Predicted 3D model of a 79-nucleotide RNA (c-di-GMP-I riboswitch aptamer) from Anaeroplasma bactoclasticum.
The sequence is in RNAcentral, with records from Rfam.
Its Rfam family is "c-di-GMP-I riboswitch aptamer". Rfam 15.1 lists 5,092 matches to the family in 1,772 species.
NCBI's taxonomy places the organism under Bacteria, Bacillati, Mycoplasmatota, Mollicutes, Anaeroplasma.
Its mean pLDDT, the model's own confidence on a scale to 100, is 78.
The model forms 94% of the base pairs in the Rfam consensus.
RNA sequence: AAAUGAUAAAAGCAAACCCGGUGUAAAUCGGCGACGCAAAGCUAGAGGGCCUUAAUAGGUAAGGCAGCCAGUUACCAUU
Numbered sequence: 001a002a003a004u005g006a007u008a009a010a011a012g013c014a015a016a017c018c019c020g021g022u023g024u025a026a027a028u029c030g031g032c033g034a035c036g037c038a039a040a041g042c043u044a045g046a047g048g049g050c051c052u053u054a055a056u057a058g059g060u061a062a063g064g065c066a067g068c069c070a071g072u073u074a075c076c077a078u079u
Stems, first nucleotide, its partner, number of pairs: 002079004012037002018031005035067001041072003047069002049065005
């Protein structure tokens, strides 16, 4: 440097439900919790895809999803 890996070890993240807040909504923040994760770290302007629609709008619009794929960075172990 590259490849492989939830077999093991060290470290880490935190689904659903529920409570409180924000938002029209999708969704999101905090708490509890732990379904799971070899990147469940980061990137949504300028990869693809999906979701929402209050309004004076009726689409070459605005907003959201990274735990959908993807891009990018990285711990440990083995070769």